[in-house]
Context: one part of a larger RNA
RNA sequence: GCCGGCGACUUAGACCUGACGUGCGAGCUUAAGUCAUGAGACGGAGGCGGAGCGAAAGCGAGUCCGAACAGGGCGACACAGUACGUCGGGCUAGACUCGAAACCAGGUGAGCUAUGCAUGACCAGGUUGAAACCCCCGUGACAGGGGGUGGAGGACCGAACCGGUGCCUGCUGAAACAGUCUCGGAUGAGUUGUGUAUAGGAGUGAAAAGCUAACCGAACCUGGAGAUAGCUAGUUCUCCCCGAAAUGUAUUGAGGUACAGCCUCCCACGUUCACCAUGUCCUGUAGAGCACUGACAAGGCUCGGGGGCCUACCAGCCUACCAACCCUUAUCAAACUCCGAAGGGGCAUGCGUUCACAGUGGGGGAGUGAGGCUGCGAGAGCUAACUUCCGUAGCCGAAAGGGAAACAACCCAGACCGCCAGCUAAGGUCCCCAAAUAUAGACUCAGUGGUUAAGGAUGUGUCGUCGCACAGACAGCCAGGAGGUUGGCUUAGAAGCAGCCACCCUUCAAAGAGUGCGUAAUAGCUCACUGGUCGAGUGACGAUGCGCCGAAAAUGAUCGGGGCUCAAGUCUAUUACCGAAGCUGCGGAUUGCCGCGGUCCGCUUGCGGACCACGGUUCUGGUAGGGGAGCGUUCCACAAGCAGAGAAGCCUGACCGGAAGGACAGGUGGAGCGCGUGGAAGUGCGGAUGCCGGC
Repeated sequence: GCCGGCGACUUAGACCUGACGUGCGAGCUUAAGUCAUGAGACGGAGGCGGAGCGAAAGCGAGUCCGAACAGGGCGACACAGUACGUCGGGCUAGACUCGAAACCAGGUGAGCUAUGCAUGACCAGGUUGAAACCCCCGUGACAGGGGGUGGAGGACCGAACCGGUGCCUGCUGAAACAGUCUCGGAUGAGUUGUGUAUAGGAGUGAAAAGCUAACCGAACCUGGAGAUAGCUAGUUCUCCCCGAAAUGUAUUGAGGUACAGCCUCCCACGUUCACCAUGUCCUGUAGAGCACUGACAAGGCUCGGGGGCCUACCAGCCUACCAACCCUUAUCAAACUCCGAAGGGGCAUGCGUUCACAGUGGGGGAGUGAGGCUGCGAGAGCUAACUUCCGUAGCCGAAAGGGAAACAACCCAGACCGCCAGCUAAGGUCCCCAAAUAUAGACUCAGUGGUUAAGGAUGUGUCGUCGCACAGACAGCCAGGAGGUUGGCUUAGAAGCAGCCACCCUUCAAAGAGUGCGUAAUAGCUCACUGGUCGAGUGACGAUGCGCCGAAAAUGAUCGGGGCUCAAGUCUAUUACCGAAGCUGCGGAUUGCCGCGGUCCGCUUGCGGACCACGGUUCUGGUAGGGGAGCGUUCCACAAGCAGAGAAGCCUGACCGGAAGGACAGGUGGAGCGCGUGGAAGUGCGGAUGCCGGC
C1' cells in the first nucleotide's frame, strides 16, 4: 500500500420545551408501595390546570404605588387542559468518536548511573635522580665545590588498565553511539571487585539542569480517569423540495460565543410584498459657484511698514521694495456653499403589472459571524501591489455548459431525464477546427497586426489655412552681386564678416554699412537680391487615419500552431452560415397550483379535509443547513410457507425498479431459510499518519 473484519450522535431523568398521535376533559394524572401474577387491580400523598396583583401583611376581577373615588404598572374582559407514547431540541451526566503537553495520590526502582562508607585487588618495562647520609676539597668556623650512596615526585617515555582528540567508515549499522587509524592519563584528586547507604520537587552532582535502569527543566507503575482540549482529524444507504452566511452590536473579544440579520419547517392572516405610475415630503453628493470661511495670480487705488533724499525739531518729497481695506481681471477647497442635479428614501393612492417557495405575525430546527475577484464611487499607499479599508452592482463561494489557446471571479448562459431533430447568444467562418478563401468601399508594407512612453522623422492617405506662379514661379544651369567706404568707434590691425554704435545715401535690372566659409589684416569663395535659360506647378504651416524609430535577459523559437499582404491585418457597410446543458420540437419523470371525476372522513343542506386517476399550467444547478419519502441489515411477535429430490453463503448471467435495491436460472455449497404485517436496534464505511488480521 491493497483486501477482509471492527470502527463514531447513544443511554438515563416522576427534568425543561415544541410537533405529531392516543385517552379523558374544567379537569387530567398517580409516586413510593400493597395485592395479584403470563392480563392486571388497588394506592390521591403529590403534580399540572382552573386568578391575579403586591417585597410582604394582604386584598381579589382586580391589585400595587398613592391622601385620592387622580394617574400609571401588571392583570381581568379574551380563546383548555392534562397523562402517556414517538420524534425535534435543551439541561445534567464522559454525552458523536479518537487525540494531549500536564496535575494529584499510593507504590516500585541506585543489578544502569552519581556520590559516600566498609573491605579487598591492580598498575610490563624504561628514564630522570630531590632531601638525607658518607668521602674528598675548601673556610678561623660557616658558606661553597666535587665524587659516591640514596630513591623523592598529583615527575618523564610507554603496555595492561582507564579514557575518548581528529578524520574516515558505519547511519533499514556488526552495534538504539560502534569500528580501523590516530590521540590523553597511566603512583594518582588513579583504576577496579564485593558489600552497603542516599529517590522523585526528592536524591546525587570537581555544575553539563548532568545522572537517578536505552528519550529526566522533575523517573517508572497503577489509580483519580472516559482529566480537560473555545483545537485538528474522522463521522458509514438512497431519492425528492427549499436553500444560506462570511454582516451589525457586545464580549479577558478577535480562528470562540450571545442577540439581531440572512435559510428552512409548521400554524394563522390573505396581496398586506415587489415592481410601475401619479401625488406629496426629506436630502446637500456630482457639477457649479465665490455670497460666507479660508487659500490664491496680476494690476489699480492706497492705510501701515522698509529704503533713499532732505532736515535743529516738527514736517516734507521720492520709491520698478513689503503690503491691509476696497476695485478690476483670473482661480482653488473632504472638514467652504448664494446654488444644485441624476439618483436615493418616507408616506399615500391605483378592478396598474406580476400570483411568486411574495409579505406579515407566532412557534420548532439551523448554519454563518476567516470571504474573494471584477466594474464603478472614496480613503490609506507611490492616483504601487493577486495590497488594505468602506460604499455600490455582478459573479465565484455553493454553478456545470459555450467563448477568452490553457485560465474560481472576464464575456455568453443558469444543467430534471432521453433523442443520429431545429433556432440562436458570446465568439467565430484558409487548414489544424463546425461555419464565407463572402460582397461593396477604403487604409496599412511595418509580418504593423502578434508588447510600452516622453521624444524624433521629406513614410503614406484625407482635410484645411497662407504665400509665389505662363506678365514665367520652385529646383538646376549661365551671368551680375556695384559706388560714397577701409561707415564711426575700438584696436598692433578690425577693410561686410573679434567686439560696441549706427544701419544712411548714390548708380541701377539688382546688389545688406552684409548669410556663411576664409585672411595677421587685406585678398579670395559664397549668400540675400537681379537678369537670362527652361516651361508648370511650387513652398510654409496646421488638423487627422494607418504605419516607422525609440524597443536589452538569461536551455529553442513562435500570433494557440501552420501559415497570412487588393489579407487569413485594420476601418466602414451588408448578407449568409457555424456555434451552448440557452430557446424550440417529440417522449418521460417530479414539485406547487387549478379543473373535472371517484373513494373515505368530519358534517344539518351547504361546506371543509385526506387520498387516487385524468387534463392544463408551473417548477425541478446547489455547499453549510432545514424539511419530506423510501431501501437494506440483525433480533423479536403473529405467521403464508420453502428445504438432503439440497437451506444460507459464494460464482456467473444479455432480467425488473426512479435510487438505495430486488427477482430468476445454472454452478458451487452441505443445513438451515423466510413472503407479509408490526415491533426493537450494538443498523449501512474509503478515508480518522484509525484498530486487528492476511498478502

This is a predicted structure of a 695-nucleotide part of an RNA (large-subunit ribosomal RNA, domain II) from Deinococcus caeni. The source organism's lineage runs through Bacteria, Deinococcota, Deinococcales, Deinococcaceae and Deinococcus.